[in-house]
Predicted 3D model of a 72-nucleotide RNA (transfer RNA) from Candidatus Wirthbacteria bacterium CG2_30_54_11.

RNA sequence: CGCGGGGUAGAGCAGUGGUAGCUUGCCGGGCUCAUAACCCGGAGGUCGUACGUUCGAAUCGUACCCCCGCUA
Numbered sequence: 001c002g003c004g005g006g007g008u009a010g011a012g013c014a015g016u017g018g019u020a021g022c023u024u025g026c027c028g029g030g031c032u033c034a035u036a037a038c039c040c041g042g043a044g045g046u047c048g049u050a051c052g053u054u055c056g057a058a059u060c061g062u063a064c065c066c067c068c069g070c071u072a
Stems, first nucleotide, its partner, number of pairs: 002070006010024004018055001026042005048064005
């Protein structure tokens, strides 16, 4: 250089055009003599960046950036 996969909440991941979710972690409350477990609630997101397509983009297109792998 070429090819493939990936980038979404602190972490791990869903979401293939119409309000961005799950698990865990974090904070508060309940339960308990107390802790763990369990139950309820809450905060936390420029969806890698830019441009384009569309009434509407995390999702489709193009370029670029970063990570992993394959080939020589």
It matches the Rfam family "tRNA". Its family is annotated with triplet codon-amino acid adaptor activity in the Gene Ontology. About the family: Transfer RNA (tRNA) molecules are approximately 80 nucleotides in length. Rfam classes the family as a transfer RNA. Taxonomically the source falls in Candidatus Wirthbacteria (Bacteria, Bacteria candidate phyla).